[in-house]
A computed fold for an 85-nucleotide RNA from a Clostridia bacterium, annotated as c-di-GMP-I riboswitch aptamer.
Taxonomically the source falls in Clostridia (Bacteria, Bacillati, Bacillota).
The coordinates come from a structure-prediction model, not an experiment, and the mean pLDDT is 90.
RNA sequence: AAGCGACAAAGGCAAACGCAUCGAAAGGUGCGGACGCAAAGUCACAGGUCUAAAGCCUUACGGCUAAGACGGCUGGACCGCCGAA
Repeated sequence: AAGCGACAAAGGCAAACGCAUCGAAAGGUGCGGACGCAAAGUCACAGGUCUAAAGCCUUACGGCUAAGACGGCUGGACCGCCGAA
């Protein structure tokens, strides 16, 4: 330095759910709470998934659509703590 990841040490994150709040929704944020996580750190770049306000179509029902979301779905890029085998 690369790879690897322990019933190690130090520190970290926080699912479901509840309350509050923002949002049309998906979902976000805060507090509580821990199912889990060695990148569960950062970036919507590729794929994927969710929503459909505005817009378009429709007599209507409804349909299409991301400029909205999800990194705790997969890949990629960037950065990073520790050191048993």